[in-house]
This is a predicted structure of a 73-nucleotide RNA (transfer RNA) from Candidatus Proelusimicrobium volucris.
RNA sequence: GCUGGGAUAGCUCAGCUGGUAGAGCAUCUCCAUGGUAAGGAGAAGGUCGUGGGUUCGAUUCCCAUUCCCAGCU
Numbered sequence: 001g002c003u004g005g006g007a008u009a010g011c012u013c014a015g016c017u018g019g020u021a022g023a024g025c026a027u028c029u030c031c032a033u034g035g036u037a038a039g040g041a042g043a044a045g046g047u048c049g050u051g052g053g054u055u056c057g058a059u060u061c062c063c064a065u066u067c068c069c070a071g072c073u
Base pairs, nucleotide, nucleotide: 001072002071003070004069005068006067007066010025011024012023013022019056027043028042029041030040031039049065050064051063052062053061
């Protein structure tokens, strides 16, 4: 230098055909216990790496770009 993959909640990851973004763990509140853990119920938490484009509408499609991983030279 070229090619491919990845970037989504604090962490690990879903989201396959464009239509209000989800799970597990963690955090907080409540229940329960003599008390703690385990357990049950609920809540909060995201400008979907960044900047443009297409579209009535983009995490999703197109282009550029940053970072990470792998391969080729």
It matches the Rfam family "tRNA".